The RNA shown here (c-di-GMP-I-GGC riboswitch aptamer) has 79 nucleotides and comes from Methylomonas sp. DH-1. RNAcentral holds the sequence, with entries from Rfam and Ribocentre. Taxonomically the source falls in Methylomonas (Bacteria, Pseudomonadati, Gammaproteobacteria, Methylococcales).

RNA sequence: AUUGCAAUUGCCAAACCCGUUGCGAAGCGGGGACGGAAAGCCACGGGUCUUGGAUGUCGAGACAGCCGGGUUGCCGCCA
Numbered sequence: 001a002u003u004g005c006a007a008u009u010g011c012c013a014a015a016c017c018c019g020u021u022g023c024g025a026a027g028c029g030g031g032g033a034c035g036g037a038a039a040g041c042c043a044c045g046g047g048u049c050u051u052g053g054a055u056g057u058c059g060a061g062a063c064a065g066c067c068g069g070g071u072u073g074c075c076g077c078c079a
Stems, first nucleotide, its partner, number of pairs: 002079001004075001011036002016031006034065001040071003044068003047063006
């Protein structure tokens, strides 16, 4: 450095429920854990979804827990 079926310290938190913001996709706070070694961060490529209407190879948005890519990073056995 690669690698993560072992261990440790911590971390995040799907569905669902409550509150709240938004036309909406969804966001945020609380409860809750299906899972996660980047489930930290970035909409760059693809994808899904919302919305507008002039129906396109359009505009404006959402998702980083869909895949790829970029970037930063905890622990560490065997090999």